Predicted 3D model of a 147-nucleotide RNA (FMN riboswitch aptamer (RFN element)) from Cerasibacillus terrae.
NCBI's taxonomy places the organism under Bacteria, Bacillota, Caryophanales, Bacillaceae, Cerasibacillus.
Rfam family: FMN riboswitch aptamer (RFN element). Rfam describes the family as follows. The RFN element is a highly conserved domain that is found frequently in the 5'-untranslated regions of prokaryotic mRNAs that encode for flavin mononucleotide (FMN) biosynthesis and transport proteins. This element is a metabolite-dependent riboswitch that directly binds FMN in the absence of proteins.
[in-house]
């Protein structure tokens, strides 16, 4: 440096204000929100040169993938069996973007105008309460072996 295994700790935001009701943060007007990796002509900072350029960090809800609910199988325990129910692996499902500009190149930049958001409760919810003191992609450290 890199692989492998274990160990810590860290991992998600939002209805202002107003209408109608008998009840709405759920219906209308308006308002606010953007996980993780990864890609990228933007920006900062550094370094460095003849000129160029290298490093670093930030950057994409809507591009290429991950996770989270959700089906559904298989394995392990419980159990006589099966159903349950825990624990775990695969597997399916799984939402949205255009137009101008710029240029050699742009679904990223820049300007504009859309559009997208699990289940379960409930006067129909991306924003309330639950499941969830949970899971989780994943980040930052550390250990041991090996290279």
């Nucleotide at each position: 440096u890199a692989a492998u295994u274990c160990c810590u700790u860290c991992g998600g935001g939002g209805c202002a204000g107003g209408g109608u009701g008998a009840a709405a943060u759920u219906c209308c007007c308006g308002a606010c929100c953007g996980a993780c990796g990864g890609u990228g002509a933007a920006g900062a900072a550094g370094c460095u040169u003849g000129a160029u350029g290298c490093u670093u960090c930030u950057a994409a809800g809507u591009c290429c993938g991950u996770g989270a609910c959700c089906c559904g199988a298989g394995u392990g325990a419980u159990u006589u069996u099966a159903a349950g129910u825990c624990a775990u692996u695969c597997g399916g499902u799984g939402g949205a973007u255009c137009u101008g500009g710029u240029g050699a190149a742009a679904c990223u930049c820049c300007a504009g105008a859309g559009c997208c958001g699990a289940c379960a409760g409930u006067a129909a919810a991306g924003u309330c309460u639950g499941g969830a003191u949970g899971g989780g992609a994943g980040a930052a450290g550390g250990a041991a072996u090996u290279u």